[in-house]
RNA sequence: GACAAGGGCAAAACCCCGGUGACGGGGUGACGCAAAGCUACGGACCUGCAUUGCAGGAAGCCGGGCCGCCGAA
Numbered sequence: 001g002a003c004a005a006g007g008g009c010a011a012a013a014c015c016c017c018g019g020u021g022a023c024g025g026g027g028u029g030a031c032g033c034a035a036a037g038c039u040a041c042g043g044a045c046c047u048g049c050a051u052u053g054c055a056g057g058a059a060g061c062c063g064g065g066c067c068g069c070c071g072a073a
Base pairs, nucleotide, nucleotide: 001070008033009032013028014027015026016025017024018023031060037066038065039064041063042062043061045057046056047055048054049053
């Protein structure tokens, strides 16, 4: 970060399964993404149980750290 090239990922929704739940896995699907790759470190968010704390979830909200493809202005 381009009317470039080769590609990559996959929202919502639906179906099945798991979970108290947030949500997760598989399939279909494609809203979008130049890091929508990895990480969960800070803020924000969601859930369960409590009563002021413990245990979870996601992170494609913002900011960090690490690694990576291509090469026009």

The RNA shown here (c-di-GMP-I riboswitch aptamer) has 73 nucleotides and comes from a soil metagenome. Its mean pLDDT, the model's own confidence on a scale to 100, is 88. Rfam family: c-di-GMP-I riboswitch aptamer. Rfam describes the family as follows. GEMM was predicted in a large-scale screen for bacterial structured RNA regulatory elements. Its family is annotated with cyclic-di-GMP binding in the Gene Ontology. The model forms 100% of the base pairs in the Rfam consensus.